[in-house]
This record gives sequence, C1' cells and structure tokens, in this order.
RNA sequence: CGGGGCGUAGCGCAGUUUGGUAGCGCACUUGGUUUGGGACCAAGGGGUCGGGGGUUCGAAUCCCUCCGCUCCGACCA
Repeated sequence: CGGGGCGUAGCGCAGUUUGGUAGCGCACUUGGUUUGGGACCAAGGGGUCGGGGGUUCGAAUCCCUCCGCUCCGACCA
C1' cells in the first nucleotide's frame, strides 16, 4: 500500500439474508429455600447497536466517511 473479517448489556454471542417494538447464556439485584454458604426456584434491573453524515414513514440492518482490533497478500530491510 491492496483485499477480507469483526465492533450489539459487565463478559461471550445471536439478530443483517427479507429495513418494521433489541434478544439469549453467564454475571448482577431482590425474594424463597438453608443454621450459614453453594446449588435450586421465582421475580427484576441494565443498550438505544464503535463515531459522524445520508437514504427512508421507519435503520443494528442500506449508502458514504472516519476510528479501533484482527487475518491474508505485496513492498522495504
């Protein structure tokens, strides 16, 4: 320098195909159970999807641009 992938809750991921109310597991909070803890059972909270702009009635999803991580190739030594 060229090309590809990834970025969504504290952590790991799904959701993009076909634009239409943001989900799952673990973790966390409260209650129950227990002498207490763990395990188990019940209930609950947490995001506005890497930043910005655009298209649209409507964008995590489509388009442009930038940032970060990562892989392959090329170049130099």

About this RNA: A computed fold for a 77-nucleotide RNA from Candidatus Syntrophonatronum acetioxidans, annotated as transfer RNA. Its mean pLDDT, the model's own confidence on a scale to 100, is 82. RNAcentral holds the sequence, with entries from ENA. Its Rfam family is "tRNA". By type it is a transfer RNA.